[in-house]
The part of an RNA shown here (small-subunit ribosomal RNA, central domain) has 349 nucleotides and comes from an uncultured rumen bacterium.
The RNAcentral record of the full RNA draws on ENA and SILVA.
Context: one part of a larger RNA
RNA sequence: CUGGGUGUAAAGGGAGCGUAGGCGGCCAGCCAAGUCAGAAGUGAAAUCCCGCGGCUCAACUGCGGGUUUGCUUUUGAAACUGGAGGGCUUGAGUACUGGAGGGGCAAGCGGAAUUCCUGGUGUAGCGGUGAAAUGCAUAGAUAUCAGGAAGAACACCGGAGGCGAAGGCGGCUUGCUGGACAGAGACUGACGCUGAGGCUCGAAGGCGUGGGGAGCAAACAGGAUUAGAUACCCUGGUAGUCCACGCGGUAAACGAUGAAUGCUAGGUAUUGGAUUCCAUAGGGAUUCGGUGCCGCAGUUAACGCAAUAAGCAUUCCACCUGGGGAGUACGUUCGCAAGAAUGAAACUC
Numbered sequence: 001c002u003g004g005g006u007g008u009a010a011a012g013g014g015a016g017c018g019u020a021g022g023c024g025g026c027c028a029g030c031c032a033a034g035u036c037a038g039a040a041g042u043g044a045a046a047u048c049c050c051g052c053g054g055c056u057c058a059a060c061u062g063c064g065g066g067u068u069u070g071c072u073u074u075u076g077a078a079a080c081u082g083g084a085g086g087g088c089u090u091g092a093g094u095a096c097u098g099g100a101g102g103g104g105c106a107a108g109c110g111g112a113a114u115u116c117c118u119g120g121u122g123u124a125g126c127g128g129u130g131a132a133a134u135g136c137a138u139a140g141a142u143a144u145c146a147g148g149a150a151g152a153a154c155a156c157c158g159g160a161g162g163c164g165a166a167g168g169c170g171g172c173u174u175g176c177u178g179g180a181c182a183g184a185g186a187c188u189g190a191c192g193c194u195g196a197g198g199c200u201c202g203a204a205g206g207c208g209u210g211g212g213g214a215g216c217a218a219a220c221a222g223g224a225u226u227a228g229a230u231a232c233c234c235u236g237g238u239a240g241u242c243c244a245c246g247c248g249g250u251a252a253a254c255g256a257u258g259a260a261u262g263c264u265a266g267g268u269a270u271u272g273g274a275u276u277c278c279a280u281a282g283g284g285a286u287u288c289g290g291u292g293c294c295g296c297a298g299u300u301a302a303c304g305c306a307a308u309a310a311g312c313a314u315u316c317c318a319c320c321u322g323g324g325g326a327g328u329a330c331g332u333u334c335g336c337a338a339g340a341a342u343g344a345a346a347c348u349c
Stems, first nucleotide, its partner, number of pairs: 003321004007303002012317001014201004021194003025088003030083002033081002035077008048066007091191001092188003096183003103177007110154001114150008125136002162169002206247006215241002220236004258316006266294013298305002322349003331342004
């Protein structure tokens, strides 16, 4: 390489959009590039295979046949692939009607809590722990009442629930805006699927500039614990956490499960619709979309998965090929940096 694989053994790209490419629905004709059949030419000889012969045999060798899987020309076939044109509606999409949603962005508003400030009441403690101490407090703390300020997060509802491509999204209102779903069936007529490169998005932490800073809290300081304690516990506390703009581009970015399509027993719960029945307090049946649990066939090394497949198939992409060395070195690209991406070998078991 081939083959075999990728939930947990090595292996699914963090996610989307999309270029090239690959693959692609139904019908009837046409063409004949692929494909198939016939013929002709060529495919040197030796070699190789088969048969017969010559050296006493064999090796060796002579003759005949085959092979030479190919190429070219030509004559045909039209099932499949392909090509050009025509038609179709089930794939896909557009328009219409309707409801659901923490989907996104921006602005405004609200209450609880926390801390701080001011004032009142009030007095000796408060705080903290396994126990303490550091710390705070007679310059009046803690507690409590009133007023004010600030920042951040939104208890209950809340759910095995919803939305989003993923990351993720939760107080309320308004504006702008994306997607999905159901119904009806008007329109387009294969317009589709995937997607190397590419582009965009991408938690937390980090970086740059400028704001902001209540609480929390790396670093740091102190108190404890301990043999020690650069920790766990406690008291403090700065970056950071928040906002705007820009950079970075990684995660156990997980369902450790790429995307798409079709097919293959059921049961139950929930969520968003639609139709329908009983007949209304409500409940049942059917159906489409989502989210869970259980479970048959099948599958799996087992665990398990099981219509949301890890079953049965097809298409396309990504990735794996013993452990360590190593996601390292070197080179390259990107980045302000931190670093990211790509990514070996010697050696060793």